[in-house]
RNA sequence: GGAGUCAGCCAGACAGUCGCCCCGCUUGCCGGGGAGGAAAGUCCGGGCUCCACAGGGCAGGGUGCCAGGUAAUUCCUGGGGGGCGCGAGCCCAUGGAAAGUGCCACAGAAAAUAUACCGCCGGUUUGCUUUUGAGUAAGUGAGCCGGUAAGGGUGAAAUGGUGCGGUAAGAGCGCACCGCACGUCUGGUAACAGGCGUGGCAGGGUAAACCCCACCCGGAGCAAGACCAAAUAGGGGAACCAUGCUGCGGCCCGCAGCGUUCCCGGGUAGGUCGCUCGAGGUAUGCGGUGACGCAUAUCCCAGAUGAAUGGCUGUCCACGACAGAACCCGGCUUAUCGGCUGACUCUUUUU
Numbered sequence: 001g002g003a004g005u006c007a008g009c010c011a012g013a014c015a016g017u018c019g020c021c022c023c024g025c026u027u028g029c030c031g032g033g034g035a036g037g038a039a040a041g042u043c044c045g046g047g048c049u050c051c052a053c054a055g056g057g058c059a060g061g062g063u064g065c066c067a068g069g070u071a072a073u074u075c076c077u078g079g080g081g082g083g084c085g086c087g088a089g090c091c092c093a094u095g096g097a098a099a100g101u102g103c104c105a106c107a108g109a110a111a112a113u114a115u116a117c118c119g120c121c122g123g124u125u126u127g128c129u130u131u132u133g134a135g136u137a138a139g140u141g142a143g144c145c146g147g148u149a150a151g152g153g154u155g156a157a158a159u160g161g162u163g164c165g166g167u168a169a170g171a172g173c174g175c176a177c178c179g180c181a182c183g184u185c186u187g188g189u190a191a192c193a194g195g196c197g198u199g200g201c202a203g204g205g206u207a208a209a210c211c212c213c214a215c216c217c218g219g220a221g222c223a224a225g226a227c228c229a230a231a232u233a234g235g236g237g238a239a240c241c242a243u244g245c246u247g248c249g250g251c252c253c254g255c256a257g258c259g260u261u262c263c264c265g266g267g268u269a270g271g272u273c274g275c276u277c278g279a280g281g282u283a284u285g286c287g288g289u290g291a292c293g294c295a296u297a298u299c300c301c302a303g304a305u306g307a308a309u310g311g312c313u314g315u316c317c318a319c320g321a322c323a324g325a326a327c328c329c330g331g332c333u334u335a336u337c338g339g340c341u342g343a344c345u346c347u348u349u350u351u
Stems, first nucleotide, its partner, number of pairs: 001347010012316007020034005025028001036322001040333002043331005048221004055253004060217005065079005080094001081092004095212002100210002102206003117152002119148012160178006179201001180199008225273004235264006244258004280299008
């Protein structure tokens, strides 16, 4: 100098002028404040409110290696295992296939009750060639019988792999190493890793197929809910009615209450609260590999409701993308123009 990886920060700025919303008080041309890193998706987890005083079981649903963090999580951190990358790093829907069932198209002999297409070896019948005194000896083609699964073919995957020996030719047939199974020891909280011994030892994959195992799980939602005011027709009809009905996501038990449900018709749809002081932000120190925790100090930072932050002028510049809160918070995912900073990896050159 080049090419990368990971993490953090910013989100147009300044001035003038007119305008909008909220809070405060001494009510004034006063003081203060006013959209995001994702406010988005509504995918998770909670706070809060109500059912409700609150349980047990079944079904159903969710998660899926281990250990931590957190209010909690399917989230985050670290570790184990697997995959990709020279590397810094990145990714994983990461329990169980020996409980059972299912599936693996086509091709191929065969994808499970396993098997032989080409081939290799042996025997026998027969033909041909060479040889011999001689169907004597050897080679080769075809048919039949037997052995074989090492070689070749098909396929994503072929019944453990490599090498040596052995065999008529082969094969864990035997041996060595690897793999697998069982037993045991060591390290680690654990997932797991390593060592030793025994055994020739069996078809694989798929659970993001059904299933099995372990753990966890009330529901609905701010249009929740509470209060005030006003108006109408304290209207009409039907069903069930204590051996009953209603409520609690489905069912059963249990508990609570005594009325409940449906249809037609009429009136109101206004206001206040909930509504922003929080599992809050920032800084420093300590502990921890880290997520994070503790302590001290300091700050108050949107609360609209047909929906507030906008218009104009000037200057600067990195020339501004994706994009606007509606009860709140913690995550995840998706979209995205640029600028700045730090650490690390690989490579080139020079000293």
Bacterial RNase P class A from a Gammaproteobacteria bacterium, 351 nucleotides, folded computationally. Its mean pLDDT, the model's own confidence on a scale to 100, is 76. The model forms 97% of the base pairs in the Rfam consensus. It was read from a public genome assembly, where an Rfam model found it. Rfam family: Bacterial RNase P class A. Its family is annotated with tRNA processing, ribonuclease P activity and dimeric ribonuclease P complex in the Gene Ontology. It is annotated as a ribozyme.